[in-house]
């Protein structure tokens, strides 16, 4: 550089619940837990959804396309 149908994982990421925290809230962070996950990395840009002091703010990248970056295989 190009492909990824299956299979793999030294390592890696953490549903749901629980404690602390932080926010009206949806939810964020921490710690523990461990459902999963091959991007469950990252980006709220198109859609979906959900929140509110509601026409603008905002949450969810573990709903989806899509953009950057990567692992692991082949070639």
């Nucleotide at each position: 550089a190009c492909u990824g149908a299956a299979a793999a994982a030294c390592g890696g990421c953490a549903a749901a619940c629980u404690c602390g925290u932080c926010g009206c809230g949806a939810g964020g962070c921490g710690a523990g837990g461990g459902c999963g996950c091959a991007a469950a990395g990252u980006c709220a840009g198109g859609g979906a959804u959900c929140u509110c002091c509601a026409u603008g703010a905002g949450a969810u990248a573990g709903c989806u396309c899509g953009g950057c970056c990567g692992c692991c295989a082949g070639u």
This is a predicted structure of a 75-nucleotide RNA (c-di-GMP-I riboswitch aptamer) from a Solirubrobacterales bacterium. NCBI's taxonomy places the organism under Bacteria, Bacillati, Actinomycetota, Thermoleophilia, Solirubrobacterales. The model forms 100% of the base pairs in the Rfam consensus. It was read from a public genome assembly, where an Rfam model found it. Its mean pLDDT, the model's own confidence on a scale to 100, is 80.